The RNA shown here (SAM riboswitch aptamer (S box leader)) has 106 nucleotides and comes from a marine sediment metagenome.
RNA sequence: UCUUAUCCAGAGAGACGGAGGGAACGGCCCUGCGAUGUCUCGACAACCAGUCAACGAAAGUUGAAUAUGGUGCCAAAUCCGACAGAUAUAUUUCUGGGAGAUGAGA
Numbered sequence: 001u002c003u004u005a006u007c008c009a010g011a012g013a014g015a016c017g018g019a020g021g022g023a024a025c026g027g028c029c030c031u032g033c034g035a036u037g038u039c040u041c042g043a044c045a046a047c048c049a050g051u052c053a054a055c056g057a058a059a060g061u062u063g064a065a066u067a068u069g070g071u072g073c074c075a076a077a078u079c080c081g082a083c084a085g086a087u088a089u090a091u092u093u094c095u096g097g098g099a100g101a102u103g104a105g106a
Base pairs, nucleotide, nucleotide: 001106002105003104004103005102006101007100012041013040014039015038016037020030021029022028025081026080027079042074044072047070048069049068051064052063053062054061055060078099083096084095085094086093
C1' cells in the first nucleotide's frame, strides 16, 4: 500500500511526570480534583491461533465452550458533524459514502 470483517456493548488503580489532549478541519468536550504520555498490575472483549462437536477423502466450513498463546482495548457511538441522497423546512431524522481505528491475509 491492497483485500476483507467489525466499529450505538464492555472494562481502572498505582507510580513517574507536569500542560496540554480527544487523528486531521468545524463544533462540543476532557484537563493542576493532574490531562496526553511512559511503566507496573488489574480488568474488558473474543479478531487470530489453540480446544471440542458436526459435516467432509482432504483442504476446509459451521457451531460451541473457554481465556492458554498473539493482537486489541479500558471518557463521551469512531464524541458529533463534514460528502451524496431522501425527509423535514429552520436545520430535524434516516440511509449510504469518505476518512480513521483494530484484527486477519497479501
Record summary:
Model confidence (mean pLDDT): 83 of 100. RNAcentral holds the sequence, with entries from MGnify. It matches the Rfam family "SAM riboswitch aptamer (S box leader)". About the family: The SAM riboswitch is found upstream of a number of genes which code for proteins involved in methionine or cysteine biosynthesis in Gram-positive bacteria.